The prediction has a mean pLDDT of 82. The part of an RNA shown here (large-subunit ribosomal RNA, domain V) has 581 nucleotides and comes from Candidatus Onthovivens sp.
Context: one part of a larger RNA
RNA sequence: CCCGCAACUAGACGGAGAGACCCCAUGGAGCUUUACUGUAACUUAAUAUUGAGUAAUUGAACUUCAUAUGUAGGAUAGGUUGGAGACUUUGAAGUCGGGGCGCUAGCUUCGAUGGAGUCGUCGGUGAAAUACAACUUUUGGAUUUCAAUUAUUCUAACUCGAUAAUUUACCAUUAUGAGGACAGUGUUAGGCGGGCAGUUUGACUGGGGCGGUCGCCUCCCAAAAGAUAACGGAGGCGCCCAAAGGUACCCUCAAUACGGUUGGAAAUCGUAUUUCGAGUGCAAUAGCAUAAGGGUGCUUGACUGCGAGACAAACAAGUCGAGCAGGGACGAAAGUCGGGUAUAGUGAUCCGGCGAUUUCGUGUGGAAGAAUCGUCGCUUAACGGAUAAAAGCUACCCUGGGGAUAACAGGCUGGUCGCUUCCAAGAGUUCACAUCGACGAGGCGGUUCGGCACCUCGAUGUCGGCUCAUCACAUCCUGGAGGGGAAGUACCUUCCAAGGGUUUGGCUGUUCGCCAAUUAAAGUGGUACGCGAGCUGGGUUCAAAACGUCGUGAGACAGUUUGGUCCCUAUCUGUUGUGGG
Numbered sequence: 001c002c003c004g005c006a007a008c009u010a011g012a013c014g015g016a017g018a019g020a021c022c023c024c025a026u027g028g029a030g031c032u033u034u035a036c037u038g039u040a041a042c043u044u045a046a047u048a049u050u051g052a053g054u055a056a057u058u059g060a061a062c063u064u065c066a067u068a069u070g071u072a073g074g075a076u077a078g079g080u081u082g083g084a085g086a087c088u089u090u091g092a093a094g095u096c097g098g099g100g101c102g103c104u105a106g107c108u109u110c111g112a113u114g115g116a117g118u119c120g121u122c123g124g125u126g127a128a129a130u131a132c133a134a135c136u137u138u139u140g141g142a143u144u145u146c147a148a149u150u151a152u153u154c155u156a157a158c159u160c161g162a163u164a165a166u167u168u169a170c171c172a173u174u175a176u177g178a179g180g181a182c183a184g185u186g187u188u189a190g191g192c193g194g195g196c197a198g199u200u201u202g203a204c205u206g207g208g209g210c211g212g213u214c215g216c217c218u219c220c221c222a223a224a225a226g227a228u229a230a231c232g233g234a235g236g237c238g239c240c241c242a243a244a245g246g247u248a249c250c251c252u253c254a255a256u257a258c259g260g261u262u263g264g265a266a267a268u269c270g271u272a273u274u275u276c277g278a279g280u281g282c283a284a285u286a287g288c289a290u291a292a293g294g295g296u297g298c299u300u301g302a303c304u305g306c307g308a309g310a311c312a313a314a315c316a317a318g319u320c321g322a323g324c325a326g327g328g329a330c331g332a333a334a335g336u337c338g339g340g341u342a343u344a345g346u347g348a349u350c351c352g353g354c355g356a357u358u359u360c361g362u363g364u365g366g367a368a369g370a371a372u373c374g375u376c377g378c379u380u381a382a383c384g385g386a387u388a389a390a391a392g393c394u395a396c397c398c399u400g401g402g403g404a405u406a407a408c409a410g411g412c413u414g415g416u417c418g419c420u421u422c423c424a425a426g427a428g429u430u431c432a433c434a435u436c437g438a439c440g441a442g443g444c445g446g447u448u449c450g451g452c453a454c455c456u457c458g459a460u461g462u463c464g465g466c467u468c469a470u471c472a473c474a475u476c477c478u479g480g481a482g483g484g485g486a487a488g489u490a491c492c493u494u495c496c497a498a499g500g501g502u503u504u505g506g507c508u509g510u511u512c513g514c515c516a517a518u519u520a521a522a523g524u525g526g527u528a529c530g531c532g533a534g535c536u537g538g539g540u541u542c543a544a545a546a547c548g549u550c551g552u553g554a555g556a557c558a559g560u561u562u563g564g565u566c567c568c569u570a571u572c573u574g575u576u577g578u579g580g581g
Stems, first nucleotide, its partner, number of pairs: 001581008010573003014568002022402004027398002029394004035199005042191008051154011063142004068137001069105001078136005085119003094113008158179003162176005202214003211231001215237006238383001239281001240340002245299007253277001255273005279288002282345001284343003303326004309320003315384001328337003351377007359370002409456001410454001411452003415449001417445006426436002463538001464536003468530001469527005476501003479496006503517005544562004548557003
């Protein structure tokens, strides 16, 4: 060096299982509920099956009776028409008693008595006599008919139990009985309705959740055209104004100094300086004194039909606009005016409402219904708006995917962490540097907590213990030195040094830690926080269950508690032993 045999498992990100954790999907399922929308069941009413009588109440109709007061006026005039007479021994005026109405003035009715009159045409009133007749209105009473409701009674529909009969055990039928127009059933409508069903339950996001945000305007970032991102830094908007619009004409602000009654730092007044520091309806920016700022007069252009040409822009939207026609406002005119100094003050389509227009309108004329023009209804604010209409739990979970994205480990980084250097204020009786060292500055390391999300989600098993280790040195002991605020013994500090060594127990799943007893010492770290194809499985981290807390609930909790399947026969590398060539 080559080839075996027997072993061991450190590696082959070993084998097995399209990761169960995590995220994603306009994926699924199970469960919950005061999510949405339905629905079985239940319930209420109407109606059909469903008939008869009595009483009360209510309504309608016919008949009849009463009722009706502004002021003026004999006085309690409902309205209209006709009308010169009407009523009366078939009992007038008056008197007495009872009832009704009432605006307290009276009206009306019944009974008794009485025994011949009472009222109208005239003056007053908008309207003339309840003298009389007809029709009719308001309010109230009575009779009759019809309808409804309530209460109650009946029996023949209908329902039911038992017994008996008929062929008889069931069913059916009949008889007797108990209920009874109820119940039951059909239809329609309302209510209730996780009992059941179908679904929804947004995105961005230095993983996801929680929080925040989502459209528009202004500035910075933004790199001197324009454009330009971030969960970058600052702020605003979801209006307002009939004048704060148009036009003609006129004016100049703020601040400071000085002077001046009450009057002061600031009120109003005067002088001077003063190009803009004021003001502009509201944030910022850009503008504006020729004013876009402050006033006065007259007004409605905050118009209709259009629009060359541009800006901007994926589209849809958005922005500016001379000029033409019509009919106007202001101005002597030239002219200016299609809102406001500009940039925010907003919402597509569908659907529906309103107004206007002979535009269409199903054989024709209309209508219904559309169309066109104008206009209205969305915090459709997740603001290019999935529906008119929608929340949760899953550790009982499933599927498809992702290392596009988290938890372990690795990687990068090194804020934090550990070690260290520089400076030296100060402490150290004196003395910065024996020792310690503030405020600061610079490195090294890659053991902490982090940041990033680069390999791995068709799997890289996670804490601790056991076993077996191996390396570094920033050395715990043992060894050798320098300095000391080193007398000695002890000790402090620094340098060299990794050969060897570095304990046993109690508690806890613990690493750690505390305690006990030793020791020369009981080192600090790396090795996938070494080591589960070597062991364990106490913890964490499935399914069961309980407590506390939270939640309406399903359920949840780096809260607690009991329980809970750890597979692999070694091909290669590696290692050990042994044999042959």